[in-house]
């Protein structure tokens, strides 16, 4: 400097705001129920959500093997500030980036 799919989808989790549902609270009505404002420094639930966090399936890779098929391997990875999208924010995007060994 180039070149190689460090490959794609998907589930769940660390996390994460607060558009909706829930709760709480204050005020009105009054059918004990509702409306309407407030409040994520409200456990929750919908919802967002990992490149370096766990998994599946498919994809490559390589062995076997007459065929069906079966089995290996997919590795390592320390990262600001600042900006973006969504209601709104985060390990989401930018970004395996900027630097850094």
């Nucleotide at each position: 400097c180039g070149a190689a799919a460090a490959g794609u989808c998907u589930u769940c989790u660390a996390g994460g705001g607060u558009u909706c549902c829930g709760u709480u609270a204050u005020u009105g009505a009054u059918u004990u129920u509702u409306a309407a404002u407030a409040a994520g420094u409200c456990u929750g639930g919908u919802c967002c959500g990992a490149g370096a966090g766990a998994g599946g399936a498919c994809g490559a890779u390589c062995c076997u093997a007459a065929a069906c098929a079966g089995g290996u391997u997919u590795a390592c990875a320390c990262g600001g500030a600042g900006g973006g999208a969504u209601a709104a924010a985060a390990g989401c995007c930018c970004g395996g980036g900027a630097g850094a060994a």